RNAcentral holds the sequence, with entries from MGnify. Predicted 3D model of a 101-nucleotide RNA (SAM riboswitch aptamer (S box leader)) from a soil metagenome. Its mean pLDDT, the model's own confidence on a scale to 100, is 83. Rfam family: SAM riboswitch aptamer (S box leader). About the family: The SAM riboswitch is found upstream of a number of genes which code for proteins involved in methionine or cysteine biosynthesis in Gram-positive bacteria. The SAM riboswitch acts at the level of transcription termination control. The predicted structure consists of a complex stem-loop region followed by a single stem loop terminator region. An alternative and mutually exclusive form involves bases in the 3' segment of helix 1 with those in the 5' region of helix 5 to form a structure termed the anti-terminator form. This entry represents the conserved core of the complex structure involving helices 1-4.
Formats: sequence, C1' cells, structure tokens
RNA sequence: CUCAUCAAGAGAGGUUGAGGGACCGGCCCAAAGAAACCUCGGCAACCUGGAGAUUUUCAGGUGCCAAUUCCGGCAGAGCUUUUUUAGCUCUGGAAGAUGAG
Repeated sequence: CUCAUCAAGAGAGGUUGAGGGACCGGCCCAAAGAAACCUCGGCAACCUGGAGAUUUUCAGGUGCCAAUUCCGGCAGAGCUUUUUUAGCUCUGGAAGAUGAG
C1' cells in the first nucleotide's frame, strides 16, 4: 500500500503505582487500584497444516478478553419542530484496530 472484518464473545492472582479509553469534543473507567510487566485461564477473527465431510474438529502463528471501533468529528436522505434552529433515524465516507498478501 491492497483486500476482508469490526452490534457477538472472553477471568483470576502477583509486582507496581497514576493514569487510561488512538487523536479532538463529549461521555465514561480508575487508590474497592489506571497503564505496564509476569503466571495460569478464557474468547474465537484471519492464516497454515491434518482428520473428516458439505461442514465439524484438532494443532500451530498472530490477535483479543469495560461500554456498537463507547458516541460524534465529513457528506447525503428522511422524520420531528414554533419549519428558525436544534434533536433523532438511516446510508455512504474519513480516521482507527485486527488478519492475510
């Protein structure tokens, strides 16, 4: 850089000690301990191999284990309204994450 997926799923202990949820704005999580590291455990997306058989299972390589990628961030359509404005819904993007090449 390209393609695919992102509304589900998944704990406990130890060390440590103030932050974290990519960024911005919200809104959340956090000393009944953040982030990080370690041990065991779990979830199951992609890829490889085997068995099997029209779809299941095993092993391995990454990955993941608060909240729809937490929501919005740009554009379009629709609905509500005092048709101003604002709010809501849907769709497509942007950005981000993961896997494979």